[in-house]
RNA sequence: GUUGCAAGCAGCCAAACCCAUCAGAGGUGGGGACGGAAAGCCACGGGUCCACAAGCGGGACAGCCGGGUUGCUAGC
Numbered sequence: 001g002u003u004g005c006a007a008g009c010a011g012c013c014a015a016a017c018c019c020a021u022c023a024g025a026g027g028u029g030g031g032g033a034c035g036g037a038a039a040g041c042c043a044c045g046g047g048u049c050c051a052c053a054a055g056c057g058g059g060a061c062a063g064c065c066g067g068g069u070u071g072c073u074a075g076c
Stems, first nucleotide, its partner, number of pairs: 001076003007073001012036002017031006034063001040069003044066003047061004
């Protein structure tokens, strides 16, 4: 420089569940470890969910899939 085609020892993240707290979905902190190679980031497309009498419109999920973007060990 390039490839995400192979891998996950160390290091990194942390599902279910439990506790605290705010709460609509769900978020945050602590414990926990099912998993993860972008389980980093972005609601752009699809999807799921929440609130709203309807309409217009608003919100949550990036650990559902696709896309965009940055990047690590490492192969070449």
c-di-GMP-I riboswitch aptamer from a Desulfobulbaceae bacterium, 76 nucleotides, folded computationally. Its mean pLDDT, the model's own confidence on a scale to 100, is 76. The sequence was found by an Rfam model in a public genome assembly. The model forms 94% of the base pairs in the Rfam consensus.